The prediction has a mean pLDDT of 84. c-di-GMP-I-GGC riboswitch aptamer from a Clostridiaceae bacterium, 83 nucleotides, folded computationally. Rfam family: c-di-GMP-I-GGC riboswitch aptamer. Its family is annotated with cyclic-di-GMP binding in the Gene Ontology. The model forms 95% of the base pairs in the Rfam consensus.
RNA sequence: GUUGAAAAAGGCAAACCUGUCGAAAGGCAGGGACGCAAAGCUAUAGGGCCUUUCUAUAUAGAAUGGUAGCCUGGCCGCCAACU
Numbered sequence: 001g002u003u004g005a006a007a008a009a010g011g012c013a014a015a016c017c018u019g020u021c022g023a024a025a026g027g028c029a030g031g032g033a034c035g036c037a038a039a040g041c042u043a044u045a046g047g048g049c050c051u052u053u054c055u056a057u058a059u060a061g062a063a064u065g066g067u068a069g070c071c072u073g074g075c076c077g078c079c080a081a082c083u
């Protein structure tokens, strides 16, 4: 530098349950593991999706909050293989 087939030091933790915050989507903590080679960070980088409100031409537009475990991009990093 390239790659993530295998292995491994290790890491994270979906659904669901409990508590809690929120109008909601959803967040946080504990339990729990479906999965993950970035399932680390970034939502003021772009698109998608979800919530709520408004508008209207009636399935779209605008605003609002959310999702990084939807995709792309940006930043940073572990292990291994090859060079």
Stems, first nucleotide, its partner, number of pairs: 001082004011036002016031006034069001040075003045072003048067003052063005